This is a predicted structure of a 75-nucleotide RNA (c-di-GMP-I riboswitch aptamer). Its Rfam family is "c-di-GMP-I riboswitch aptamer". Rfam describes the family as follows. GEMM was predicted in a large-scale screen for bacterial structured RNA regulatory elements. The sequence was found by an Rfam model in a public genome assembly.
[in-house]
RNA sequence: CUGAAUAUUCGGCAAAACCGUCGAGAGGCGGUGACGCAAAGCUAAAGGGACUUAAAUAGUCAGCCAGUUGCAAUU
Numbered sequence: 001c002u003g004a005a006u007a008u009u010c011g012g013c014a015a016a017a018c019c020g021u022c023g024a025g026a027g028g029c030g031g032u033g034a035c036g037c038a039a040a041g042c043u044a045a046a047g048g049g050a051c052u053u054a055a056a057u058a059g060u061c062a063g064c065c066a067g068u069u070g071c072a073a074u075u
């Protein structure tokens, strides 16, 4: 230096639900709130998958897998 495994949380993020708001919808954003999270950081035509839609070549989901970047300790 590279890869793998394990442990910690001062601090960080924030599911469901409720309220407000935008949207046809999936769902987004803000507030309250914590189920959880060691990448729950980022990435949604040019990976897979799920969802919306009458349907789509139009949309949504990164807290499904995945890709990618990255902090500290030990082995």
Base pairs, nucleotide, nucleotide: 004075005074006073009038012037013036017032018031019030020029021028022027035063041068042067043066047065048064049061050060051059052058